[in-house]
Context: one part of a larger RNA
């Protein structure tokens, strides 16, 4: 010093932290969804209009759930720290070898067509999870045609450059190759395709930097290289074939142990030394091990497939699950919180928008776990009271201005009344620049915390102190009890009959809502 723990004690407030151990195992909730302005279809209720046996019914709608299809998100946020001694990480370079959804800029371009499927109905299986068979149908879902800048390819040319491999332009022929609509009266607005380009964001690959073992000397066959090919967004033994025998090592390979790194953090007067809880950057995981799909992006925490453990439902046929998300459970452990409230605010995601989802995130609770900051009264008061302890005992002397009384203050308590900031936008309504875009002014409309903070007034010294220590070391002393005993103890050492050292008391001492003690570190 500390994410502490235990022991005694405990008035308040602010602002911070809070499973360190079982990457051990969960029960329950919740934690990724949104879009009807992409699409079909349409329950309830409502409207209306029409029948009506007055019970209802039936059409229509700019109405309008759950499902369905499509779309964009779900790759980010949010956890943890197992694993990793590596290009994980930092720091500085390269990529003439790369990729990119959404966003921004520039520019063209959105044309004519076809089938199909789920939902839907109908029938079947199945305890169930879920499956099948048959008919209808959609579309920004699929799937043909045409069209052609530029891009890409291949031929073959010219010109500039540079860094070898090659770049950049520049005209030529050739080849394949594109797209979707929706809202709107309309103007447009929102997308949709394709090239260039920017951002911001990933891959790659290099020099340098940070641990430990030699009681671990020798490793190593895709292994080094090279020639083709595959493969990938990219080089590359990345991955085959074939070919040669190479590569790394004492400037410490190989092994083994331990370890996410890092900016920071603690301490120190610095150089160090130790450590990576909280924030913040990177990386890696996501019951345990592999594996690929989709997709701009995973080899995917809350997507799929296999295998293993384990747990759960069952009609015994055959399914289901994965908290190291936020709360909560029982384990284990000295130890570590509420099955909390709200999107109001920043943030994301979807949407033209309103919104709508967000256990991210504000926030509230819960713990003296840390910091800080307030209190627990002030001021006067001497018969130096009573009691306590001590004493050379009619007395002294300490506790002690301490109380007691007098006066006064009200922080904080309690009660009471008022009361925020944080809210700027979005949208809305009325306006102004403006060709569009886009911008701005007025007004309304929104606050979970919270009637909180924070002001004001009443009342009344009223609610509020412990805890270690007192031989040296080290501030701070005596009396009794005990008598190597019962104990103390960090070192040194105390205690065998006058113990400042064990126990108590009384008195002092340090710190104080604290205080000690053990663990660890400088």
């Nucleotide at each position: 010093a500390c994410g502490a723990a235990c022991g005694c004690u405990g008035g308040c407030g602010g602002c911070g932290u809070g499973g360190a151990u079982u990457a051990g195992g969960c029960a329950u909730g919740c934690a990724a969804g949104u879009c009807g302005c992409a699409c079909g279809a349409g329950a309830a209720a409502c409207a209306u209009u029409c029948c009506u046996u007055c019970g209802g019914g039936a059409a229509u709608g700019c109405a309008g759930a759950c499902a369905g299809u499509g779309g964009c998100g779900a790759a980010c946020u949010g956890g943890u720290g197992a694993g990793u001694a590596a290009c994980a990480c930092g720091u500085g370079a390269a990529c003439a070898a790369c990729c990119u959804g959404c966003c921004c800029u520039u520019a063209c371009a959105u044309u004519c067509c076809g089938g199909a499927u789920a939902g839907c109905c109908g029938g079947c299986c199945g305890a169930a999870a879920g499956g099948c068979c048959g008919g209808a149908u959609a579309a920004u879902a699929c799937g043909g045609g045409g069209g052609a800048g530029g891009a890409u390819c291949g031929c073959a040319c010219c010109a500039a450059g540079g860094c070898a491999u090659c770049u950049u332009g520049g005209a030529g022929c050739g080849a394949a190759g594109g797209a979707a609509g929706g809202c709107g009266c309309a103007a447009g607005c929102c997308g949709u395709g394709c090239a260039a380009g920017g951002a911001g964001g990933g891959g790659u690959u290099c020099g340098c930097g940070g641990a430990u073992u030699a009681u671990c000397a020798g490793g190593u066959a895709g292994u080094u290289g090279g020639u083709g090919a595959g493969g990938u967004a990219a080089c590359g033994g990345c991955u085959c074939a074939c070919c040669a025998a190479g590569c790394c090592u004492g400037c410490g390979a190989u092994g083994g142990g331990u370890a996410g790194c890092u900016g920071g953090c603690g301490u120190g007067a610095g150089a160090g030394c130790g450590c990576g809880a909280c924030c913040a950057g990177c990386c890696a995981c996501a019951c345990g091990g592999g594996c690929a799909c989709u997709g701009a992006g995973a080899c995917a925490c809350g997507g799929g497939c296999c295998c293993g453990a384990c747990u759960c439902c069952u009609a015994c046929g055959g399914g289901a699950g994965g908290c190291a998300g936020c709360a909560g459970u029982a384990a284990g452990g000295a130890a570590u919180a509420u099955u909390g409230g709200u999107c109001a605010a920043u943030g994301g995601a979807c949407g033209c928008a309103a919104g709508u989802c967000u256990g991210a995130a504000c926030c509230a609770g819960c713990c003296a776990u840390g910091c800080c900051g307030c209190g627990u009264g002030a001021a006067g008061g001497a018969u130096u009271a009573a009691g306590g302890c001590c004493c050379u005992c009619a007395g002294g002397g300490u506790u002690g201005u301490a109380a007691a009384c007098u006066u006064c203050u009200u922080u904080u308590a309690u009660c009471u009344g008022g009361g925020a900031a944080g809210a700027a936008a979005c949208c809305c309504a009325c306006g102004g620049u403006u060709u569009c875009u886009a911008c701005u002014g007025u007004g309304g409309u929104u606050g979970a915390c919270g009637g909180u903070a924070c002001c004001a007034g009443a009342u009344g010294a009223a609610u509020a102190a412990g805890c270690a220590c007192c031989g040296g070391c080290u501030a701070a002393c005596u009396c009794c009890g005990u008598g190597c005993c019962a104990g103390c103890a960090g070192c040194c050492g105390c205690g065998g009959u006058a113990a400042u050292a064990c126990g108590g008391a009384g008195g002092g001492u340090g710190c104080a809502a604290g205080c000690g003690u053990u663990a660890u570190c400088c």